[in-house]
Molecule: transfer RNA
Organism: Sulfuricurvum sp.
């Protein structure tokens, strides 16, 4: 250079175009002599960025951005 893929909370993944949900983790409480298990409960993301379409967009449709992966090409 050409193709295909990822990108959603601190960390891993879910979400038929319809209010974004779940573990882990982190806080607080219950339990214990303490910690750990365990059980309850809280916060927590407008989805990698700009636009478009649409009554509605994480979901489509453009460019851009990083990252993987395959082909190409030069050492």
């Nucleotide at each position: 250079u050409g193709g295909g893929g990822u990108a959603u909370a601190g960390g891993c993944a879910a979400a038929u175009g319809g209010u974004a949900u779940g573990c882990c983790a982190a806080c607080a409480g219950u339990u214990u002599u303490u910690g750990g298990u365990a059980c309850u409960g809280u916060a927590g993301a407008u989805u990698g960025g700009a636009g478009g379409u649409u009554c509605g967009a994480g979901u489509c449709c453009u460019c851009c951005u990083a990252c993987c992966c395959c082909a190409u090409c030069c050492a």